Molecule: transfer RNA
Organism: Myxococcota bacterium
RNA sequence: CGCGGGAUGGCGCAAUUGGUAGCGCGCCGGUCUCAUAAGCCGGAGGUUGGGAGUUCGAGUCUCUCUCCCGCGU
Numbered sequence: 001c002g003c004g005g006g007a008u009g010g011c012g013c014a015a016u017u018g019g020u021a022g023c024g025c026g027c028c029g030g031u032c033u034c035a036u037a038a039g040c041c042g043g044a045g046g047u048u049g050g051g052a053g054u055u056c057g058a059g060u061c062u063c064u065c066u067c068c069c070g071c072g073u
Base pairs, nucleotide, nucleotide: 001072002071003070004069005068006067007066010025011024012023013022019056027043028042029041030040031039049065050064051063052062053061
């Protein structure tokens, strides 16, 4: 320098053809128990790496920048 993959709650990952972001673990409260754990019920927590564009509408498409991983030279 070129190519490919990735960045989404605290952590690990989803999200079809663009349609208003979900699951597991964890956390908080309740229930159960002598108590803890497990189980069960409920809740909080993200605007999706930054910026711009297209669109009625963008995690998803386009451009640009940053960072991480791999390959090539």